[in-house]
Large-subunit ribosomal RNA, domain III from Neiellaceae bacterium TS1, 384 nucleotides, folded computationally. The organism belongs to Neiellaceae, within Bacteria. Its Rfam family is "Bacterial large subunit ribosomal RNA". Its family is annotated with structural constituent of ribosome and ribosome in the Gene Ontology. The full RNA is in RNAcentral, with records from ENA.
Context: one part of a larger RNA
RNA sequence: GAGUAACGAUAAUGGGAGUGAAAAACUCCCACGCCGGAAGACCAAGGGUUCCUGUCCAACGCUAAUCGAGGCAGGGUAAGUCGGCCCCUAAGGCGAGGCCGAGAGGCGUAGUCGAUGGGAAACGGAUUAAUAUUUCCGUACUUUUUGUUACUGCGAUGGGGGAACGGAGAAGGCUAUGCAAGCGUGGCGCUGGUUGUCCACGUGAAAGUAUGUAGGCUGGUUGUUUAGGAAAAUCCGGACGACUAAGGCUGAGAUACGAGACGAGGUCCUACGGGACUGAAGUUGUUGAUGCCCUGCUUCCAGGAAAAGCCUCUAAGCUUCAGGUAACAAAGAACCGUACCCCAAACCGACACAGGUGGUCAGGUAGAGAAUACUAAGGCGCUU
Numbered sequence: 001g002a003g004u005a006a007c008g009a010u011a012a013u014g015g016g017a018g019u020g021a022a023a024a025a026c027u028c029c030c031a032c033g034c035c036g037g038a039a040g041a042c043c044a045a046g047g048g049u050u051c052c053u054g055u056c057c058a059a060c061g062c063u064a065a066u067c068g069a070g071g072c073a074g075g076g077u078a079a080g081u082c083g084g085c086c087c088c089u090a091a092g093g094c095g096a097g098g099c100c101g102a103g104a105g106g107c108g109u110a111g112u113c114g115a116u117g118g119g120a121a122a123c124g125g126a127u128u129a130a131u132a133u134u135u136c137c138g139u140a141c142u143u144u145u146u147g148u149u150a151c152u153g154c155g156a157u158g159g160g161g162g163a164a165c166g167g168a169g170a171a172g173g174c175u176a177u178g179c180a181a182g183c184g185u186g187g188c189g190c191u192g193g194u195u196g197u198c199c200a201c202g203u204g205a206a207a208g209u210a211u212g213u214a215g216g217c218u219g220g221u222u223g224u225u226u227a228g229g230a231a232a233a234u235c236c237g238g239a240c241g242a243c244u245a246a247g248g249c250u251g252a253g254a255u256a257c258g259a260g261a262c263g264a265g266g267u268c269c270u271a272c273g274g275g276a277c278u279g280a281a282g283u284u285g286u287u288g289a290u291g292c293c294c295u296g297c298u299u300c301c302a303g304g305a306a307a308a309g310c311c312u313c314u315a316a317g318c319u320u321c322a323g324g325u326a327a328c329a330a331a332g333a334a335c336c337g338u339a340c341c342c343c344a345a346a347c348c349g350a351c352a353c354a355g356g357u358g359g360u361c362a363g364g365u366a367g368a369g370a371a372u373a374c375u376a377a378g379g380c381g382c383u384u
Stems, first nucleotide, its partner, number of pairs: 013031006032381004040361004046341002050339001051075006060068002080141002082337003086119003092113003098107003122139005142333011153318002158313004166300004172293003178286004182203006188196001208257003215250004219244008228236002262282001265278005301304001347356002363375004
């Protein structure tokens, strides 16, 4: 220089009360304003205690601070069903033997790893200061082992089926959701009106089990035979007959049970944070998805993973056994993650940085609309 520039989005603050040494900024209340396809809610990645409670204010916070994602102390993450681990494979990695190379090493068979993909099963309500599909209550489901009973050809690293998949387009059936009415409870106006076609709030429910619908796919049963499926096959595929007009597979939603829960409000108690008890209505119409049926249907060429679990067939073998199927009963289901942030003051950007960051949810009025404007729930007024 200079008590100057600056104090990081122009979303906005004002009043009262409290605490305190001290209050523009902390807490509570009232009003106002801002976001609302987000500036709300929930995950993945990443972070790692930042979560909750008490306490403190030196430093950190672009100011103050009684406040904090700051210091100190204590507490907090509960799973057969969520995710991993596990089984399976993709690109790719490693790679016994093997081939190549002067060597280091390179390639690669059998294998063995490797999810961002495939594979069993859970929902609703309640609860904590902080966890919940994990605790509690209620109601379910899956799988393994053992035992009992009944029946019985079982058996694989092998065969077959299936799992099993692209783009675009169109129609139908539904539901979530919303709206309106009805119903229930409460209200009747500090200012002209408001007992009315008035106002406010509530009006809701899962998995599962049973049924098997709108629809989609496919004819079905049986016999004989068979150069294919590396051997075998009763399986799959091929061929030829007989009988038959429906049978099978799949499939949202709806309906019944689940359903004694929940529920506006009311009563009582209260260390005003809350706690205990009780508990009305709980229907109809309409709208309607980008969600479900649909991994469907139609169509197109560029022709759109694999393997296991699963079903089935036999080989070796076993054949009073073992094994298999069904019902019932009992026991088991370990280990790891689970707090909190997650378009952000907690991640990546040296910062509490106007930048960047994949997915899910998607109310109302107007609107073609996920545009835009206003708004609900919820969250904020961006630390001078």